This is a predicted structure of a 344-nucleotide RNA (Bacterial RNase P class A) from a marine eukaryotic metagenome.
RNA sequence: GAGCCGGCCGGGCAGUCGCUGCGUCUCUCAGGCGUGGAGGAAAGUCCGGGCUCCAUAGGGCAGGGUGCCAGGUAACGCCUGGGGGGCGCGAGCCCACGGAAAGUGCCACAGAGAAUAGACCGCCUAAGCGCCCACGGGCGCCGGCAAGGGUGAAACGGUGCGGUAAGAGCGCACCGCGCACGGUGGUAACACCGGCGGCACGGCAAACCCCACCCGGAGCAAGACCAAAUAGGGGGGCGAUGGUGCGGCCCGUACCGCCCCCGGGUAGGUCGCUAGAGGUGCGCGGCGACGCGCAUCCCAGAGGAAUGGCUGUCCUCGACAGAACCCGGCUUACAGGCCGGCUC
Numbered sequence: 001g002a003g004c005c006g007g008c009c010g011g012g013c014a015g016u017c018g019c020u021g022c023g024u025c026u027c028u029c030a031g032g033c034g035u036g037g038a039g040g041a042a043a044g045u046c047c048g049g050g051c052u053c054c055a056u057a058g059g060g061c062a063g064g065g066u067g068c069c070a071g072g073u074a075a076c077g078c079c080u081g082g083g084g085g086g087c088g089c090g091a092g093c094c095c096a097c098g099g100a101a102a103g104u105g106c107c108a109c110a111g112a113g114a115a116u117a118g119a120c121c122g123c124c125u126a127a128g129c130g131c132c133c134a135c136g137g138g139c140g141c142c143g144g145c146a147a148g149g150g151u152g153a154a155a156c157g158g159u160g161c162g163g164u165a166a167g168a169g170c171g172c173a174c175c176g177c178g179c180a181c182g183g184u185g186g187u188a189a190c191a192c193c194g195g196c197g198g199c200a201c202g203g204c205a206a207a208c209c210c211c212a213c214c215c216g217g218a219g220c221a222a223g224a225c226c227a228a229a230u231a232g233g234g235g236g237g238c239g240a241u242g243g244u245g246c247g248g249c250c251c252g253u254a255c256c257g258c259c260c261c262c263g264g265g266u267a268g269g270u271c272g273c274u275a276g277a278g279g280u281g282c283g284c285g286g287c288g289a290c291g292c293g294c295a296u297c298c299c300a301g302a303g304g305a306a307u308g309g310c311u312g313u314c315c316u317c318g319a320c321a322g323a324a325c326c327c328g329g330c331u332u333a334c335a336g337g338c339c340g341g342c343u344c
Stems, first nucleotide, its partner, number of pairs: 001344009011314007019037008039320001043331002046329005051219004063215005068082005083097001084095004098210002103208002105204003120149002122145003128141005157175006176199001177197003181194005223271004233262006242256005278297008315318001
């Protein structure tokens, strides 16, 4: 000087005018005083849990999700450590990273051929047949080959030697690959060493599918409690023994009036509502995520919804953005600045 990783801050101070939760006072329907009042993402609502109600014997199907191994956690698709692969000189970064010898399917264009490989250019003429011959051979047929060229994202291992008519794992050496083989190390993923196999097995599972594991549904407008006026439901009593209906009359019965009791429930009110998987400090265990112990702190809780405006002053002139049941993550947005570790 270029970079990599981790953590943190995100205008300060003073005055003044308001808004709002709680406590307290004046004892009143308004005030005084004290005290608290947005974020690292309060956001997207994408995962996971708490809580609440409903459902639920157990198991399965369907559907959805996750997917190397081990650990952490209330749980996770998160985090930590490790393995494998890729990128970078490096610090480091990235990866849906189980199964393609269970089955089905797809592989555009180009190309002869795209998975039971294939013959366009090219190479060969040893064997067989035919013809010609100057006896060296030449031409044709039948054929052989997959080394070279060409197409493609991908062409059925690579290099070399041997081999051959030309070739070819056809043979061999090395590399690569495979193995339901053995040994060693590791909890494991896996790694290393040895053996075996001429190679049989192209790619795609964020294609269907298979395997393993996980998942009941709805959400604080969840839900719980109190409860008017008018109306309505059930029960009991009273009453001129009234009115109306049951075609007329009697009995009976139903409704209408008044009083009392009961439960449901609307408006409205209260709770849920913030002390929690909580913050900070220290110690201990662990590589770490994290766990345990002790001490200490209380840090918004509204309900049309508060957290703001103005002035002064200072500086490096201030980004993205604002709670609504709570918590753990992920992702996205963010002017500028600070600190620590590391690499070239």
RNAcentral holds the sequence, with entries from MGnify. The coordinates come from a structure-prediction model, not an experiment, and the mean pLDDT is 78.